[in-house]
């Protein structure tokens, strides 16, 4: 310089004027109203796909059923996240991907096609009985053809009546020893022990999970008829049982449908140090004001900015677009998923030049 | 806001690994029947199952993501 990996950050900016929501001051009897001052979307606030935190349901206890996670080792309040390593697999590389326990506990499935998808022989080779002979019968063979996604480990020689791990060299796989490593796993001998896939089919192993949501729930106000019906201790109360506990519990119908809490300061953020490959832990320092509830964060003008179109050799100059996904609603840790343009920083390949 | 469903011809629906090259009703379309319409008769066109990826020899059908619609006095104070 061109192509490319990774990772990190932004993701419009300045004023002026009109409006919104919260908080505060000061009028004002007041939380009404008016004025002032001052905060006022995101990296994803989405999707709601995980884990939490919080709350109620009496989660007492066992089990069962049902859910979920899956290669090891670490992290963390927890995770299906995250780092770090091993396998296997793409890429010249950088560097990326991976639902990656078991298919040697059972079962089940394998459509059409093939003889045969589990114990099989359709051609075809070999050999054997019967026949002059075509051929007909048996018995061996999975080398070779056909068939399918898959066909009895793969290649090569020896072997043999033709063949066959039947011997054997080499390669895979599976066992078993024996070393190295926390482990996953890797190496190194030894045994002929050798037919698949499929667990994102039932299952099997390990681990790990009670249910439900902030419209959870709490309290103050108001309303209202404590209206009808039904179960009744052999009942009732969690998805089922069993023990235990408690005593109510299940529908149908009517009123009220105001406000307070929960609710904005923490598993928080930056920065330095220290430990540790790390991911995070630890200590120091600084830093922090969104809070609605028919539900604000908006509008409109200037000027820069940035795309686009004309124009110009250019510099510029004029005109267009509000100019990328996208709008908190208990919160907080993560994934996924959506993004116009641009900014750092490491590296990897390839050409030039010195 | 949160929970939960569903999405296959033009509509309603069915089909839950392989006989699916997706069936089945209305509806269309042509042709018979009728003096003509309707019904009835024969024939016939239409859907690759919202999108994408994956697991498998094979996927509407099982996993993941994502879009779109519905419920909300007949789920939730």
């Nucleotide at each position: 310089c061109a192509a490319g990996c990774a990772g990190g950050c932004c993701g419009g900016g300045u004023g002026a004027c009109c409006g919104c929501u919260g908080c505060g001051g000061u009028u004002g009897a007041g939380u009404a109203a008016a004025u002032c001052g001052u905060a006022g979307a995101g990296g994803a606030a989405a999707g709601u796909c995980c884990g939490a935190a919080c709350u109620c349901c009496g989660c007492c206890a066992g089990g069962c059923a049902g859910g979920g996670u899956g290669c090891u080792g670490g992290g963390u309040a927890a995770c299906g996240c995250c780092c770090a390593g091993g396998a296997g697999g793409g890429g010249u590389g950088a560097u990326c991907c991976u639902a990656c326990g078991g298919a040697a506990a059972g079962u089940g499935c394998a459509a059409c096609a093939g003889a045969a998808a589990c114990a099989u022989a359709c051609c075809g080779c070999c050999u054997u009985u019967c026949g002059c002979a075509a051929g007909a019968g048996g018995g061996g063979u999975a080398a070779g053809g056909g068939u399918g996604a898959a066909a009895u480990g793969g290649u090569g020689a020896g072997g043999c009546a033709a063949g066959a791990g039947c011997u054997c060299a080499c390669c895979g796989g599976c066992g078993g020893c024996c070393g190295g490593g926390u482990g996953a796993c890797c190496g190194g001998c030894c045994g002929g022990c050798c037919g698949u896939g499929c667990a994102a089919a039932c299952c099997c192993c390990a681990c790990c999970c009670g249910g439900a949501g902030c419209a959870a729930g709490a309290c103050c106000u108001a309303a209202u008829a404590g209206g009808g019906g039904g179960a009744u201790a052999u009942g009732g109360c969690u998805g089922c049982c069993u023990g235990g506990g408690c005593c109510u519990c299940c529908c149908c119908g009517g009123g009220u449908u105001g406000g307070u809490c929960g609710c904005a300061g923490u598993a928080c953020c930056g920065c330095g140090g220290u430990g540790g490959u790390a991911a995070c832990a630890c200590c120091g320092c600084g830093g922090a004001u969104a809070g609605a509830u028919g539900g604000a964060u908006g509008g409109u003008c200037a000027c820069c900015g940035c795309u686009c179109c004309g124009u110009u050799a250019a510099c510029g100059c004029g005109g267009a677009g509000g100019c990328a996904c996208a709008g908190a609603a208990c919160u907080c840790g993560g994934c996924u998923u959506a993004c116009a343009g641009g900014c750092c920083u490491g590296c990897u390949u390839g050409g030039u030049c010195u | 806001g949160g929970c939960c469903c569903g999405g296959u011809g033009g509509u309603g629906u069915a089909g839950u690994g392989g006989c699916c090259u997706a069936a089945c009703a209305c509806a269309c379309c042509g042709c018979c029947c009728u003096g003509u319409c309707a019904a009835g008769g024969c024939g016939g066109a239409g859907a690759u199952c919202g999108g994408g990826g994956g697991u498998u020899c094979g996927a509407a059908u099982c996993c993941c993501c994502u879009c779109c619609g519905g419920g909300u006095c007949g789920c939730c104070a």
Two RNAs folded together computationally: RNase P RNA and transfer RNA, 431 nucleotides in total.
Rfam match: Bacterial RNase P class A. It is annotated as a ribozyme. From the family's description: Ribonuclease P (RNase P) is a ubiquitous endoribonuclease, found in archaea, bacteria and eukarya as well as chloroplasts and mitochondria.